[in-house]
RNA sequence: AGAUGAGAUAGAGGUCGCGGCAAAUAAUAGUAGUUUCAUCGAGGCGCAGAGACGCCGAUGAAGUGGAAUGAAAGGAUUUGUCGCCGAAGUUUAUAGCGUGCUCUGGCGCUAUAAGCUGGGCCUGUUGUCGAAUAGGCGCAGGACUGUCAUCGCGCAUGCGGUGGAGAGCUAUCGAUCUU
Numbered sequence: 001a002g003a004u005g006a007g008a009u010a011g012a013g014g015u016c017g018c019g020g021c022a023a024a025u026a027a028u029a030g031u032a033g034u035u036u037c038a039u040c041g042a043g044g045c046g047c048a049g050a051g052a053c054g055c056c057g058a059u060g061a062a063g064u065g066g067a068a069u070g071a072a073a074g075g076a077u078u079u080g081u082c083g084c085c086g087a088a089g090u091u092u093a094u095a096g097c098g099u100g101c102u103c104u105g106g107c108g109c110u111a112u113a114a115g116c117u118g119g120g121c122c123u124g125u126u127g128u129c130g131a132a133u134a135g136g137c138g139c140a141g142g143a144c145u146g147u148c149a150u151c152g153c154g155c156a157u158g159c160g161g162u163g164g165a166g167a168g169c170u171a172u173c174g175a176u177c178u179u
Base pairs, nucleotide, nucleotide: 001178002177003176004175007173008172009171010170011169014085017084018083019082020081021080022079023078024077025076033069034068035067036066037065038064039063043056044055045054046053047105048104049103050102051101088117089116090115091114092113093112094111095110096109097108098107099106118145119144121142122141123140124139126138127137128136129135147164148163149162150161151160152159153158
């Protein structure tokens, strides 16, 4: 000087960069629940199914109709604050914990592994979760933005075209190999 690698540390992206927590707001919803009246007449409740167990019920179960009262969680938005720049998100699998007990399933949380996504934004007669026409994720399309490679223009800071992906990019250090 050159080459190589999922090396280490630091750093950049931004019209809302990402996440945690707290508060407020809208929605959930005049819903669930509770109380009560009427009707009915034997069952019902503990997430679903099975089993055991417990509890409620003729002093009237479930159901149906009315009246009174009347939430919350998850999800969203805003503000504040903290931690950050694979920040993080999401999907699948496995394990653990919770859902009164056991098994299976569902749901929620946590951990691990693998896959996908550079970032936010807009549109959608699209899939899924969701109470949702909100929103998240996926998918399809669009421009924008940062970055690198490459081509063109320019004396040059740069500008334009095309393409790639965060396993990226920039800086420093280190490792190995070659000269």
The RNA shown here (Lysine riboswitch aptamer) has 179 nucleotides and comes from Anoxybacillus pushchinoensis. The sequence was found by an Rfam model in a public genome assembly. Its Rfam family is "Lysine riboswitch aptamer". About the family: Riboswitches are metabolite binding domains within certain messenger RNAs that serve as precision sensors for their corresponding targets.